Molecule: transfer RNA
Organism: Patescibacteria group bacterium
């Protein structure tokens, strides 16, 4: 330098055009003599950045940045 994959909540990841979700973590409560475990509720995101398409974009297109794999 070329090709491919990825970037979404504190972490690991779903979401493939129509109000952004799960698990774990955090907060509150129930239970328990207490803790742990378990159960219920709940907080939390400028979807890497910029532009384009569209009535509507995390999602499609272009460019850039970052990370990984691979070829030379």
């Nucleotide at each position: 330098g070329g090709g491919c994959c990825g970037g979404u909540a504190g972490c690991u990841c779903a979401g493939u055009g129509g109000u952004a979700g799960a698990g774990c973590a955090g907060g509150a409560g129930a239970c328990u003599u207490u803790u742990a475990a378990u159960c219920u509720c709940u907080u939390g995101g400028u979807c890497c950045a910029g532009g384009g398409u569209u009535c509507g974009a995390a999602u499609c297109c272009c460019u850039g940045c970052c990370g990984g794999c691979u070829c030379a």